[in-house]
């Protein structure tokens, strides 16, 4: 000096949402616009599948579906009432609980425990799959520290 092995330590998460180039703002950080690569989504033949749909449906992204109650409002039908107010079943919407398919949990995978989530948005009458082809996006929001097993990366050392 190089290699190998062991020990010690370190690493952010959800999400497709990252990187490069050019121009401009203002030299830079940063911001905006454009182009490209990568990643992600949608549309779209034969074949296959399906035999439905119809102004009340249908569809897409997403883990975010489904079930059972409570309250309120509206509507159809039946019964009752006919000094004026109800009852029952069903449907729709809003809201509120309890669950649930499913999802996340910090280097990666897996097992267990614990803790969370189980939303929202969009298309606009319309779309199964789908090669070629066409097209859109490249945001936003946050904070983990539990244990076992296996496997790598990096760093100063022993």
């Nucleotide at each position: 000096u190089a290699g190998c092995a062991a020990c010690u330590g370190u690493a952010g998460c959800c999400g497709a949402g990252a990187c490069c180039c050019g121009c401009g703002g203002a030299c830079g950080a940063c911001c905006g616009c454009g182009g490209g690569u990568g990643c992600g989504g949608g549309g779209g033949a034969c074949c296959c599948a399906a035999u439905c749909u119809u102004u009340c449906g249908g569809g897409g992204c997403g883990a975010a579906u489904u079930u059972c109650g409570g309250a309120c409002a509206c509507c159809u039908c039946u019964c009752a009432a006919u000094g004026u107010c109800g009852a029952g079943c069903g449907g729709u919407g809003u809201u509120u609980g309890a669950a649930u398919a499913g999802g996340a949990u910090a280097c990666u995978u897996u097992c267990a425990a614990g803790u969370c989530c189980g939303a929202g948005c969009c298309c606009g009458g319309c779309a199964g799959c789908u090669a070629a082809c066409c097209u859109c996006g490249u945001a936003g929001g946050c904070g983990u520290g539990u244990g076992g097993a296996a496997g790598g990366a990096c760093a100063c050392g022993u």